RNA sequence: UCGCACUAGUUGGGGAGAUAGCGGUGCCCUGUCACCUGCAAACCGCUACAGCAGGGAUGAAUCCCGGUACUCGGGUCUAUGGUGUGUUGUCAGCCCUUGAUAAGCAGCGUUGACGAGCCGGUCUCGCGCAACGUGAAUUUGUGAACCAUGUCAGGCGGGGAACCGAGCAGCAUUAAACAAAACCUCAUGUGUGCCGCGAGGAAGCCGGUUUUGAGCCGGCUGUCAGGUUAGCGGGCAUAUCAUAUUUUCAAAGACCGGUGUGCGA
Numbered sequence: 001u002c003g004c005a006c007u008a009g010u011u012g013g014g015g016a017g018a019u020a021g022c023g024g025u026g027c028c029c030u031g032u033c034a035c036c037u038g039c040a041a042a043c044c045g046c047u048a049c050a051g052c053a054g055g056g057a058u059g060a061a062u063c064c065c066g067g068u069a070c071u072c073g074g075g076u077c078u079a080u081g082g083u084g085u086g087u088u089g090u091c092a093g094c095c096c097u098u099g100a101u102a103a104g105c106a107g108c109g110u111u112g113a114c115g116a117g118c119c120g121g122u123c124u125c126g127c128g129c130a131a132c133g134u135g136a137a138u139u140u141g142u143g144a145a146c147c148a149u150g151u152c153a154g155g156c157g158g159g160g161a162a163c164c165g166a167g168c169a170g171c172a173u174u175a176a177a178c179a180a181a182a183c184c185u186c187a188u189g190u191g192u193g194c195c196g197c198g199a200g201g202a203a204g205c206c207g208g209u210u211u212u213g214a215g216c217c218g219g220c221u222g223u224c225a226g227g228u229u230a231g232c233g234g235g236c237a238u239a240u241c242a243u244a245u246u247u248u249c250a251a252a253g254a255c256c257g258g259u260g261u262g263c264g265a
Stems, first nucleotide, its partner, number of pairs: 001265006009058003012030004020047005035055005064258005073249003078244011091233001093232002096227006103221003107216002115211008123200006129193002131190006138181005148173004156165003
C1' cells in the first nucleotide's frame, strides 16, 4: 500500500416553545438517497455516554469526529412607519358656538349719526257708536166636539098668549200654543272694530319735530377671552404587520484537521 472480516460511530440537522435539564411527539426552517415497529402535550422516555424497547442497514471515510469562515431560518433589544382598538378637549389645529374689541372691508350718516328735550302712537280704564248673537215685543197665518165669546136656523123648556130662557150644528172672532217674517223698538251678551270721546301713563319700541354737530352699527376678516365635540388631525397606551439596527442560536453546502482491531499478501 492492497484484499478480507470486524468494532467505535452513523442511520438526518437546526430554531422557538416546554422542561431543573436532555431527547422525542406537535409547530417552523433547512435538506433528502435520508431505515422499520410501539409509546407520548393535563404528555412520553431518560439523567450528563441524558429518548426507551425490539428488529435491520452501513461502517474507518464523500459518509464518523473536531475546528474555521459563511448565513437559509428562528429568537431578543431598540427605532421608525402602516393598520386596528382604547383613552385624552388640562391638544394653541379643522368643524360648531358665546362674549369683548373696532385694525381692515361692507352698510347707515352733513339730504344730519349718537345724545338731549317735546309731541303722538303702541298700553290701561270708562263712556259711546258700529258689527254679530240671544230673548222679548211687533206683524202675518193656523188655531177649541162640550168644559171660550158673539150671533145662534132647526129643535128644547116655561107661559093661555104676547113673549122669555138655556143653547147644539153652522158662521165670525179669539186665548194658550205652533209656524213664519225680519224693517223699526227694548233688554242682554262678546276671543268683534284701520271707529269716536274722555282720563291715566313706569320703562321699552315706533313715528314726527326742535337742538347739537360726527359718528353709528357689529354682517365678514383680524385680535383677545371662554365653551362644546373623541368625526378628522395631534398626544398617550396597546395588539399586529413591515423595514432597519443590536445581540444570540444556527440547517445545508465549503475548507482545514483527526480517528481503529484481527488475518493474509